[in-house]
RNA sequence: CUCUUAUCAAGAGUGGUGGAGGGAUUAGGCCCUAUGAAACCCGGCAACCUUCAAACAAUGUUUGAAAAGGUGCCAAAUCCUACAGAUCUGAGUUGAUCUGAGAGAUAAGAG
Numbered sequence: 001c002u003c004u005u006a007u008c009a010a011g012a013g014u015g016g017u018g019g020a021g022g023g024a025u026u027a028g029g030c031c032c033u034a035u036g037a038a039a040c041c042c043g044g045c046a047a048c049c050u051u052c053a054a055a056c057a058a059u060g061u062u063u064g065a066a067a068a069g070g071u072g073c074c075a076a077a078u079c080c081u082a083c084a085g086a087u088c089u090g091a092g093u094u095g096a097u098c099u100g101a102g103a104g105a106u107a108a109g110a111g
Base pairs, nucleotide, nucleotide: 001111002110003109004108005107006106007105008104013042015041016040017039021032022031023030026082027081028080029079043074044073045072048070049069050066051065052064053063054062055061056060078103083100084099085098086097087096088095
């Protein structure tokens, strides 16, 4: 880097350093930010991998518990929209809701 599977409306700081940006990318929108952005440290959250126990349709699946280890995460749904379809609205393919796809993030596995 590519592929597969799963998850993505819950949760997590009145800390320290730092000093101007940030919310993945493109476009549009909407936000956060000197009452302190990014980044780093500390702290925390969660439970994908992991460990333990139980049940069974049994070499795995489900449920429950734990948090030492490998990751991850800690404004707003993955901040919202973009493509397709349905319903309603409307008359400028306008707006709203839902479903799916695409894109993305994370984990585990494979190449």
A computed fold for a 111-nucleotide RNA, annotated as SAM riboswitch aptamer (S box leader). The model forms 97% of the base pairs in the Rfam consensus. It matches the Rfam family "SAM riboswitch aptamer (S box leader)". Rfam's curators write: The SAM riboswitch is found upstream of a number of genes which code for proteins involved in methionine or cysteine biosynthesis in Gram-positive bacteria. The sequence was found by an Rfam model in a public genome assembly.